[in-house]
This record gives sequence, structure tokens and C1' cells, in this order.
RNA sequence: AGAGUCGGCCGGGCGGUCGCGUCGGAACCCUCGCGGUUCCGCCGAGGAACGUCCGGGCUCCACACGGCAGGGUGGUGGGUAACACCCACCUGGGGCGACCCACGGGACAGUGCCACAGAAAACAGACCGCCAGGCGCCCACGCGGGCACCUGGUAAGGGUGAAACGGUGGUGUAAGAGACCACCAGCGCCCGAGGUGACUCGGGCGGCUCGGUAAACCCCACCCGGAGCAAGGUCACAAGGGAACCCUCGGGUUCCUGCGCAGGCGUUCGAGGGCUGCCCGCCCGAGCCUGCGGGUAGACCGCACGAGGCCGACGGCAACGCCGGCCCCAGAUGGAUGACCGCCUCCGCGCGGGCCGCAAGGCCCUCGCGAGACAGAACCCGGCGUACAGGCCGGUCUCUUC
Repeated sequence: AGAGUCGGCCGGGCGGUCGCGUCGGAACCCUCGCGGUUCCGCCGAGGAACGUCCGGGCUCCACACGGCAGGGUGGUGGGUAACACCCACCUGGGGCGACCCACGGGACAGUGCCACAGAAAACAGACCGCCAGGCGCCCACGCGGGCACCUGGUAAGGGUGAAACGGUGGUGUAAGAGACCACCAGCGCCCGAGGUGACUCGGGCGGCUCGGUAAACCCCACCCGGAGCAAGGUCACAAGGGAACCCUCGGGUUCCUGCGCAGGCGUUCGAGGGCUGCCCGCCCGAGCCUGCGGGUAGACCGCACGAGGCCGACGGCAACGCCGGCCCCAGAUGGAUGACCGCCUCCGCGCGGGCCGCAAGGCCCUCGCGAGACAGAACCCGGCGUACAGGCCGGUCUCUUC
């Protein structure tokens, strides 16, 4: 210097004019109420706010044992509120390497599938071959050789395929074959060392070796109540009724209950409801269901102080933990944060000029245009996935060249 690899950050800035939302303050008005008006002040969208794929907080229904279904995870150890997330490591695979990848338990529980090609795709099998014998023909002095057919042996050689029942070398054989031997790979058993562990390394013995696929169904191990902020609460409203108090006997206030009519079923011989898939079993229970009509659709809470953010020390390989300090950073509800102007900067496009280059193209300068990627909170948080114009930073990182 080039090519990589891993990680992090920004995603416009400054100033001005006007305009929005919550909250706080001041003043004024008022029909006294989260009323109205004006002014001032703090704060006011994201790294993904997207996907709704996971895990939770929170709320409510249950909580009384169970069963079936369903779902999730799948090497080990740690982190975390938890997780399918994150960290470290192990094994396998890819890469020269830094690093990257893995639906990582089980194929001897069972059932499937492996197209085509091939003899044959799982206790399979003989296409070309090799060997022995029989028999026919040809060559031949003889030893013997060749061709065709039949029977038997064989799976070492060749072929097919992604994959063919271990590999290399030898002994042996009629020819072969783990038939046997040496070494190796694999598998099983035993011993030793290291490690928390998954596992790794070393030694010994041995049957000699009976595929792949579970990201096919499945089996095994472990885990899982359900529903969801449209969760869930409070107030107001509703004809009427009851109680208490006051009173000018007209009525008013407060609290409780609570819409009216008709019909059906039911009230411990249990209608209906709940255990949010079913069964069992258990619990609540005096109301429930249907039709016709009346009132309401409003206000408030939930709603942002959080498993919060930033900085530092210590511990830890790390994820992260703990301690100390500083900070408060949107809460709308047809739903706020916008518009304009000026300057600056990055980048892109365009005209022109100059330089390098054979060219493609690259670099510099003047001018003009354009803030220009993905994209908008709605209960909140931890993750993962997806999208992203342009730019920046870093590593005791890797490789190549000098």
C1' cells in the first nucleotide's frame, strides 16, 4: 500500500420568523368546570418506531389432584426477570488465515423414502469379467492355445451412480474373499491422564465392520395455566324505588338500589356461569334466556420513575454483575413536533476548464440544482428478523507485496 475479517457510531449543523402538544407558572374573564384568553418556561419520535417471530412486566379469570391434546427446546457450562436471546467452550463442516456456518439427542422401537443409471440401493447382487468341470468346433509334432454353450465357484479387477457391505500392502487360493496377517480408520469393552462439563489425549483387548435420510412421520429428555391495554377499573347518565336530613309543605340535599313491559326456564331434586381445546373433577350460584321499547356512546384512571439512561472504579476470558456519582429524556386520543428564509458541511447530478492515461476511466477547480436512505410512538421493556442514500472510528486481527 492492497485485499479481507470482526466490532462500534452518525444519519445533518447554526441562526432567525411564524405555528403545534403535555406539564408548570402568572394575569384576566366566567355559565365556577382539568372552562376560556394572553404571556413566560422545561420537555417533545427511531435505530430500527417496521415484522408481530420469541420472552417478560402488568391486568383479569382460575389455582383442587389429574388425563388427553397442543406448543417449545435439543452438545456443555455460564449470563439474564425470562427466552428460541447473549457469552465462552466442545464436536462436525468451510476457508491459506483472521474467522464463518450448524433445526448439534436417537437410524439396534417402528413406518416411510433414496428418481434416473446400474447386476444390485440394505443382510441387495452378477452386466463385462476371473477360475474349475462338461461338451462341440478350430489350430497344433508335443506342451498347450482360441471361440461358443451348459453347470458350479467368485465379488479382488472394470463399469453405473451422490452413495455399492472398510482402506493400503501381503499370505493364501483353481480363481478369489478379513479366509488369515501387519499397519490404519471405524465400532465395542477395559485402564490411565487432563477438564466443572460437553469432550480430548495415551495405552490394551476384540468380533472383524449388517448404508444414507428424522430441516420425513416418529421415539426420547426437559419445559409450558389462559386471555390480553379493544387487559382492567372509577365516575357520570337513565324512567322509577327505598332510607336519612332540611323545609316556606311547593320541594330540596345526601346515600343506596337501579331502565320498562311480555313470555319461557329456574331457586339446593340447581336454570346459568367459571376453570379461555377436550375429558374428569371441583367451584360460584338466584337468577338466566327470548321478543318489543327507553336511556347512554361521555369524562377520568390505567399512561410513563422504568428489570431506566450516562460516567467511573472493582470482579469476570466474555456475556454481565456489584458499588459510587450525575440525570428525568413525548404521552397524544381524527391522534402534537411543522412551514419558510439565510449560511455552513457531506453526498449526488449537470455544463465548462485543467492534469494523468492507448483507452476505459480517475483527480482538481469555477458555476448551477437538490438535505437527499429506510422510515412516524399509542401500555412498557429484553431480544431476534427485515429495510437503509451517504459518511466516520476502531482491533497486541488475518493474508499478499514493498
A computed fold for a 402-nucleotide RNA from Yinghuangia sp. ASG 101, annotated as Bacterial RNase P class A. Rfam family: Bacterial RNase P class A. Rfam's curators write: Ribonuclease P (RNase P) is a ubiquitous endoribonuclease, found in archaea, bacteria and eukarya as well as chloroplasts and mitochondria. Rfam links the family to the GO terms ribonuclease P activity, tRNA processing and dimeric ribonuclease P complex. A source record names the gene rnpB. The coordinates come from a structure-prediction model, not an experiment, and the mean pLDDT is 77. The RNAcentral record of the sequence draws on ENA.